[in-house]
């Protein structure tokens, strides 16, 4: 780094729940046989779906979700090559991988400057200004018969100071983050200011389905982070969930329809009283809607296995082959014997993690004591 | 099966939204006041911000995973 298993195997005896066959009962339900009976994650319920209800002319808003390329798949936010980008010495792995010249908003603390920025230290001070000031030139003075020789104001000024004006952003320093990097030319000091290479953008050309990757050529250094802040581009998305949805139905108490004048109590029957009732209808029969309750929906599915065969692969096609939980408070467990592993001289003990189906599949993701196989690197 | 909230010091709660120093009462600790206590007053300690990871220059705060609790709805 890829696969595979996963509370060892076999047997036997009891014990649960399913279906099927048989026997017994009107029935409920008893009863005998055969079969099948948790998981890689059944779990979180995070994603995509079937399947069912409601809803729907088309379209848009808002809100939610995704976010290089192709590509698998019913679909996905998954998987698979691939490409860029970090990490490793490698085999490998990790990535929420569109956009910051569309706007908006943030960057504590430090720091001269945090965004069309700025000068604290520090370079410089060519240019301009101040000092000194070598020298040039020299109005003019004074000696001298002269030829000269001295003396000099104003004005130019080499050098050299000063760090005032100013220029600079290379060093330093601050921060997470400082207006491309190296090296060289320049220049007072310096700068993409100029030039190689790298960098970044545009063109073309090769190459690929494409995202790119290479070569060559302009251009010029201009444009900084943050979209897991708002945004903004561009794709997808109607809603709700088996308590969906169907069926089949008490008791009561309402509704409606039709009949009705009497119904009920006082131990049977009459009388008799007593209550209810007789336009507001007791009693009775029938209809209808919901509730308890039951049946269904349910397990044969985008289904396992095995083979060729297509593809780097995820996957696909064909062939054969099998039938593998369907409970409703919820079933899947116990013991014994034999091997088999471990521990221990021994007798003997012990076989262990994470966990438990509830409408069904596809993935993600989190938990997990060990086992066994295969590839590759140091 | 849908949905939503909480987790911060021993206790009970703000800070999250809008990222920069974790505060606030009570408890608790030391000191003063008193003969001692208790009430005041004055100083102070004390916190993985449930856990793990990831965006950022920085995370309690945003994002993702997962633990635990509560409360709606069919």
């Nucleotide at each position: 780094u890829g696969g595979a298993c996963g509370u060892g195997a076999u047997g036997a005896u009891c014990g649960c729940g399913g279906u099927u066959c048989g026997g017994g009962g009107c029935a409920a339900c008893c009863u005998g046989a055969a079969u099948c009976g948790a998981g890689g994650a059944a779990a979180g319920u995070c994603c995509g779906a079937g399947c069912u209800c409601c809803a729907c002319a088309g379209g848009g808003c808002a809100g939610a979700u995704c976010g290089c390329c192709a590509g698998g798949u019913a679909a996905c936010g998954c998987c698979u090559g691939g490409g860029c980008a970090c990490c490793g010495c490698a085999a490998g792995g990790u990535g929420a991988c569109g956009g910051a010249c569309a706007g908006g908003g943030c960057a504590a603390c430090a720091g001269a400057g945090a965004g069309u920025a700025g000068a604290c230290c520090g370079c410089c001070g060519a240019u301009g200004g101040c000092c000194c000031g070598a020298g040039g030139c020299g109005a003019g003075c004074g000696c001298g018969c002269a030829a000269g020789c001295g003396c000099a104001a104003a004005c130019c000024g080499a050098u050299g100071g000063c760090a005032c004006a100013g220029g600079c952003a290379a060093g330093g320093g601050u921060g997470a983050a400082a207006c491309g990097g190296u090296g060289g030319g320049g220049u007072a000091a310096g700068a993409g200011c100029c030039c190689a290479c790298c960098g970044c953008u545009c063109c073309u050309c090769g190459u690929g389905c494409a995202a790119g990757c290479g070569a060559g050529g302009g251009g010029g250094c201009a444009c900084g982070g943050u979209a897991a802040c708002c945004c903004c581009c561009g794709g997808u998305c109607g809603g709700a969930g088996c308590a969906a949805g169907g069926c089949c139905a008490a008791a009561u108490a309402g509704g409606c329809g039709g009949c009705a004048a009497g119904g009920u109590g006082c131990g049977g029957c009459c009388c008799g009283c007593a209550c209810c009732g007789u336009u507001u209808g007791a009693g009775c029969c029938g209809c209808g809607g919901g509730u308890a309750g039951g049946c269904u929906g349910c397990u044969c599915g985008a289904g396992g296995c095995a083979g060729u065969c297509g593809g780097c692969g995820a996957c696909g096609a064909c062939u054969g082959u099998c039938c593998c939980a369907g409970a409703c408070a919820g079933a899947u467990g116990a013991u014994c014997a034999u091997c088999u592993c471990c521990c221990g001289c021994g007798a003997g003990g012990g076989a262990a993690a994470c966990a438990g189906a509830a409408c069904u599949c596809g993935g993600c993701u989190u938990a997990c004591g060990g086992u066994c196989c295969g590839a590759c690197c140091c | 099966c849908g949905g939503g909230g909480c987790g911060u010091a021993g206790c009970g709660c703000a800070g999250c939204c809008u990222g920069g120093u974790a505060g606030c009462g009570c408890a608790c600790c030391a000191c003063a006041a008193u003969g001692g206590g208790g009430u005041u007053g004055u100083g102070g300690g004390g916190g993985u911000c449930g856990g793990a990871g990831g965006u950022u220059c920085a995370a309690a705060u945003c994002c993702u995973c997962u633990c635990g609790c509560c409360c709606c709805g069919a």